Source information: Predicted 3D model of a 372-nucleotide RNA (Bacterial RNase P class A) from a Flavobacteriales bacterium. The sequence is in RNAcentral, with records from ENA.
């Protein structure tokens, strides 16, 4: 020098104006209660005017902060409201090697088997097929307690061939029933040996998963595959969701109770009269609509330090308060600099995953090619 692996950081800077929600302070109106203090009324007490302090609401001034690593998909797991038909099962959904970690998780940590890279490292739904059911499409003679098409072998032979043996060899397939060697046979074959290889049991390491240059053991159609096919086993899961869900409370409608009235009346149609339809009228009370206030952001919360832990995370301590809108703010102009600036915008809160992104930066680590 090049080429790559992991894990963490930022996400255009800085200045000046002018604006937008949000808070605090401070002034000004103008209102709500309250308290003194003065006056009016014959008293009880009523009202008036001033002072003060408090409550809301509009203004002016001022001070402070004001989007993200994904605020996103809404895909999971939780608070947090409500629902007692929520407790046991069934059914229905989920998650699946093995330990920890958290509030839980389908998540993260760290370790196993299995695969992939020369390597750092990545990726893995990775229980159960000796409970039971199905399912293998084309090829192929034969796809599971399965098979003889070619070839080899023995016999008959009318020489075409049949009959029986037989998985070495040849063919089909993603798979064809252990692999290689010797022996052995008509020919062959775990059929018998030896080595690897499987299975099972023991022993030993390990919390487990799992593991061995370990002992034993069985020829090995024992136990083929498939379970993001049914299905089996084991765990987990009421529901619906801030439009949840509490409170204040207008106008109309309609509803209860208590008063008045009740063949008058009263309302409506109509200029009026008759007719015709309704059944009034007050007061007070619940629900309840429009509205409004609350939930709302102090939280499994940030920072720093120390500690335990390989690590995820945990514990102590100091320390800070960092959007809260609801037509919904977080922007615009300008003037400078750079490397010219990407994907994208909160709407009840957190913790994951997934996705999308111009590009910088800062560890550690590995390879390859040169130099000393």
């Nucleotide at each position: 020098g090049g080429a790559g692996u992991u894990g963490g950081c930022c996400a255009g800077g800085c200045a000046a104006u002018c604006g937008c929600g949000c808070a605090g302070g401070u002034u000004u109106g103008u209102u709500u209660u309250u308290a003194a203090u003065u006056g009016a009324u014959u008293u009880u007490a009523u009202u008036a005017a001033u002072u003060a302090a408090u409550c809301g609401c509009a203004g002016g001034c001022u001070u402070g902060g004001g989007a993200g690593g994904a605020a996103a998909g809404u895909c999971c797991g939780g608070g947090c409201u409500c629902u007692a038909u929520a407790g046991g099962g069934c059914a229905g959904g989920g998650u699946g090697c093995c330990a920890g970690g958290u509030a839980a998780c389908g998540c993260c940590u760290g370790g196993g088997g299995g695969g992939c890279g020369c390597g750092a490292g990545c990726c893995u739904a990775c229980g159960g097929a000796a409970a039971g059911u199905g399912c293998a499409g084309c090829a192929g003679a034969a796809a599971g307690g399965a098979a003889a098409c070619c070839g080899c072998c023995a016999c008959g032979u009318u020489c075409g061939c049949g009959u029986g043996g037989u998985a070495a060899g040849g063919g089909u397939g993603a798979a064809a029933a252990g692999g290689u060697g010797c022996g052995g046979u008509a020919a062959g074959a775990g059929c018998g040996c030896a080595c690897c290889g499987c299975g099972c049991a023991a022993c030993u390491g390990g919390c487990a998963a799992c593991a061995g240059u370990u002992u034993g053991u069985g020829g090995c159609g024992a136990u083929g595959g498939u379970a993001a096919a049914c299905c089996c086993c084991a765990c987990c899961c009421g529901g619906a969701g801030c439009a949840a869900g509490a409170c204040c409370a207008a106008a109309u409608a309609g509803g209860a109770a208590c008063c008045c009235g009740u063949u008058c009346g009263a309302u409506g149609u109509g200029g009026c009269c008759c007719g015709c339809a309704u059944u009034g009228g007050g007061u007070u009370c619940g629900g309840g609509u429009a509205g409004g206030u609350c939930g709302c952001u102090u939280g499994a919360g940030g920072u720093a330090a120390g500690u335990g832990g390989u690590g995820a995370c945990g514990c102590u301590u100091a320390u800070c308060c960092c959007a809260g809108a609801u037509g919904a703010a977080u922007g615009a102009u300008u003037g400078u600099c750079c490397u010219c600036g990407a994907c994208a915008a909160a709407a009840c809160c957190c913790g994951g995953c997934u996705u999308a992104c111009c590009g910088g930066c800062c560890a550690a680590c590995u390879c390859c090619a040169c130099u000393u």
Its Rfam family is "Bacterial RNase P class A". The family's RNA type in Rfam is ribozyme. Its mean pLDDT, the model's own confidence on a scale to 100, is 75.